[in-house]
RNA sequence: CGGGGUGUAGCGCAGUCUGGUAGCGCACCACACUGGGGGUGUGGUGGUCGUCGGUUCAAAUCCGGCCACCCCGA
Numbered sequence: 001c002g003g004g005g006u007g008u009a010g011c012g013c014a015g016u017c018u019g020g021u022a023g024c025g026c027a028c029c030a031c032a033c034u035g036g037g038g039g040u041g042u043g044g045u046g047g048u049c050g051u052c053g054g055u056u057c058a059a060a061u062c063c064g065g066c067c068a069c070c071c072c073g074a
Stems, first nucleotide, its partner, number of pairs: 001073007010026004020057001028044006050066005
């Protein structure tokens, strides 16, 4: 320098193909059961979907630039 992949909650991921309410598990918070811890149950908090633009009534999703990381090639 060229090609490809990944980026979504504190952590691990789904959702993207086919645009239409942002979800799951763990963790965290409250309460109940328990003498306590742990565990179980119920309820709850937490996201400007890497970033900047574009298209659209509407973008995590489509298009373009850039950034970070990983792989391959030179």